Context: one part of a larger RNA
RNA sequence: GAACGAACGCUGGUGGCGUGUCUUAUACAUGCAAGUCGAGCGGUGCAGCAAUGCAUAGCGGCGAACGGGUGAGUAACACGUAAGCAAUCUGCCCCCUGCUUGGGAAUAGCCGUGCCAACGCGCGGAUAAUACCGAAUAUCGUGGCCUCCCGCAUGGGAGGUUGACAAAAGAUUUAUCGGCAGGGGAUGAGCUUGCGUCCGAUUAGCUAGUUGGCGGGGCAACGGCCCACCAAGGCGACGAUCGGUAGCCGGCCUGAGAGGGCGAUCGGCCACAUUGGGACUGAGAUACGGCCCAGACUCCUACGGGAGGCAGCAGUAGGGAAUAUUGCACAAUGGGGGAAACCCUGAUGCAGCAACGCCACGUGUGGGAAGAAGCAUUUCGGUGUGUAAACCACUGUCGUGAGGGAAUAAGGCAUCGUUUCGGCGAUGUUGAAUGUACCUCGAAAGGAAGCACCGGCAAACUUCGUGCCAGCAGCCGCGGUAAUACGAGGGGUGCAAGCGUUGUUC
Numbered sequence: 001g002a003a004c005g006a007a008c009g010c011u012g013g014u015g016g017c018g019u020g021u022c023u024u025a026u027a028c029a030u031g032c033a034a035g036u037c038g039a040g041c042g043g044u045g046c047a048g049c050a051a052u053g054c055a056u057a058g059c060g061g062c063g064a065a066c067g068g069g070u071g072a073g074u075a076a077c078a079c080g081u082a083a084g085c086a087a088u089c090u091g092c093c094c095c096c097u098g099c100u101u102g103g104g105a106a107u108a109g110c111c112g113u114g115c116c117a118a119c120g121c122g123c124g125g126a127u128a129a130u131a132c133c134g135a136a137u138a139u140c141g142u143g144g145c146c147u148c149c150c151g152c153a154u155g156g157g158a159g160g161u162u163g164a165c166a167a168a169a170g171a172u173u174u175a176u177c178g179g180c181a182g183g184g185g186a187u188g189a190g191c192u193u194g195c196g197u198c199c200g201a202u203u204a205g206c207u208a209g210u211u212g213g214c215g216g217g218g219c220a221a222c223g224g225c226c227c228a229c230c231a232a233g234g235c236g237a238c239g240a241u242c243g244g245u246a247g248c249c250g251g252c253c254u255g256a257g258a259g260g261g262c263g264a265u266c267g268g269c270c271a272c273a274u275u276g277g278g279a280c281u282g283a284g285a286u287a288c289g290g291c292c293c294a295g296a297c298u299c300c301u302a303c304g305g306g307a308g309g310c311a312g313c314a315g316u317a318g319g320g321a322a323u324a325u326u327g328c329a330c331a332a333u334g335g336g337g338g339a340a341a342c343c344c345u346g347a348u349g350c351a352g353c354a355a356c357g358c359c360a361c362g363u364g365u366g367g368g369a370a371g372a373a374g375c376a377u378u379u380c381g382g383u384g385u386g387u388a389a390a391c392c393a394c395u396g397u398c399g400u401g402a403g404g405g406a407a408u409a410a411g412g413c414a415u416c417g418u419u420u421c422g423g424c425g426a427u428g429u430u431g432a433a434u435g436u437a438c439c440u441c442g443a444a445a446g447g448a449a450g451c452a453c454c455g456g457c458a459a460a461c462u463u464c465g466u467g468c469c470a471g472c473a474g475c476c477g478c479g480g481u482a483a484u485a486c487g488a489g490g491g492g493u494g495c496a497a498g499c500g501u502u503g504u505u506c
Stems, first nucleotide, its partner, number of pairs: 001506004006502005013361006019354002021319001026317003030314003035062003040059002043056005069272003078197008088189002093185008101135001103133002110125006141165002143162008170177003198244003205235003210232004215227003247269004251262004274295005297308004325351001327350003333347001334345004364394004374385004398447001400442005408433001412429007450495005455476003461490005471478002
């Protein structure tokens, strides 16, 4: 000098865009943060004369593995980068091929009945489905056998044959949406490898599933991943092991660069969800707002037993130098469900608070005396403040008052027209922010300047007070009776809605 997620002191007009618990991964009152589908199903309730419509507890489907938070752990294929999978999986989506036959047994809701403080639980009876289970059928599927081609070692691909095994679901407004099998794609994920990734040797040896092999089990898949047997290996001064510290990167800060420091916001990856462990479901699970067990803690209890998990958004307490509203809306973008209308969405879009940062603007402009008053100083003549003020003439940014007033809206839906029946066009309707931005008009200099410094470094000097006191200080150093260094006044210098101080980095 630059920088900051800063804090503190004094001061403080406006706007735009950003940013805002760095500390106790401490504990949490309250509300909300993941639902949706009646065009899968049988009921029930309400409205209606009916047709029918609306609502929905339950069964069923999809989603809840995304989105959002945090950085505790992790020195590791965790991350970055470059490759490999001839060792793999992939719901929804796209393309292609074929199929969608015919049956059965239950169960919830419901009815009856019982237990319980509560959470909730049981028994009996009837019933539905795109829920569940057989059967039929079977190609380019899985398995066995044969042939051919290819490669990168294990191997990969194509064709033939065998016939052991494996399917399906319907709904409605009749035009569609679905269902099953197979192949391909896309996307996402898993695994392996080369290289890179902090400090300590006052840590020198470490290792028994340890290192490798054969065989098996398991997995989507390779593999000591697991197991039986066999061998005795494997790592290490090119730093193993141990200890400490730490999420990694794109990037950010600094610097001419090389380098050094950092990893807030935004984006990618990883890990975690009160602590520890476990599996279930599923295409997919670290399953934050799922389940089970154990521990700590909190709450309810009829003492038998139950309920809970903000490192989601707000908010509370605590810690701390220190960090915001228990706001509005799904209008837009995106996500989930649905044929759609639509519903949900503390993602998101906005608003609120904070000079926390960056940027922009204003606090007026021109004229005006050899120069008022006041104040300071003085060698008492004067000098400084100082064109500064007053005064005159203007201007009108921001603010204030009045009037007007957007864009962000595309889509969807309704009506009409048209159509090659896929659609297309016209009109109407949909905005949280918002009567906001912006525009016009009116009045009016009116409402808007401080902070630090002035001995040298380093731009800026005098008077008084004090008297090694009170105090200052980044370094050198000032102060013991004329202190440009302390305190105050006047004056000046530098920055300016900020200015200084402290902390940290280069």